[in-house]
Molecule: transfer RNA
Organism: Ipomoea nil
RNA sequence: GGUCUUGUAGCUCAGUUGGUUAGAGUGUUGGUAUUAUGAGCCAAAGGUUGCGGGUUUAAGCCCCGCUAGGACUA
Numbered sequence: 001g002g003u004c005u006u007g008u009a010g011c012u013c014a015g016u017u018g019g020u021u022a023g024a025g026u027g028u029u030g031g032u033a034u035u036a037u038g039a040g041c042c043a044a045a046g047g048u049u050g051c052g053g054g055u056u057u058a059a060g061c062c063c064c065g066c067u068a069g070g071a072c073u074a
Stems, first nucleotide, its partner, number of pairs: 001073007010026004019057001028044005050066005
């Protein structure tokens, strides 16, 4: 350099054929309970879906460019 692949909450990930509130686990905070801590239970906060553009009535999903990581190859 070429080909392929991944990027979604602090962390690990799901998201089906483009459509109905962008979710789960874990973590954090608060509450409950306890002599106290932890576990359990309840609740809350936390996201410009890597960046920029395009297509579409509608994009996490399709297309283009860029960017970061990974694999293969010369």